[in-house]
The prediction has a mean pLDDT of 80. A computed fold for a 72-nucleotide RNA from a marine sediment metagenome, annotated as transfer RNA. Rfam family: tRNA. Rfam links the family to the GO term triplet codon-amino acid adaptor activity.
């Protein structure tokens, strides 16, 4: 230097163009317990960044940045 897949809560992950972005684990409150786990019940908390396309983009198209893999 080229090609290639991937980026969504403190983690992990569905979402292939439209209804409040959804689950797990965390964590926060409540409850049940003599207390601690566990168990139930509610709740915080996300779309790596610029642009473009659409009436409407997490999702489609450029470039960037980061991370994996390949070839030179």
């Nucleotide at each position: 230097g080229c090609g290639g897949c991937c980026a969504u809560a403190g983690u992990c992950u569905a979402g292939u163009g439209g209804u409040u972005a959804g689950g797990a684990c965390u964590c926060c409150a409540c409850g049940u317990u003599g207390c601690c786990a566990a168990c139930g019940u509610g709740g915080u908390a996300a779309c790596c960044c610029g642009g473009g396309u659409u009436c409407g983009a997490a999702u489609c198209c450029c470039g960037g940045u980061g991370g994996c893999c390949g070839c030179a």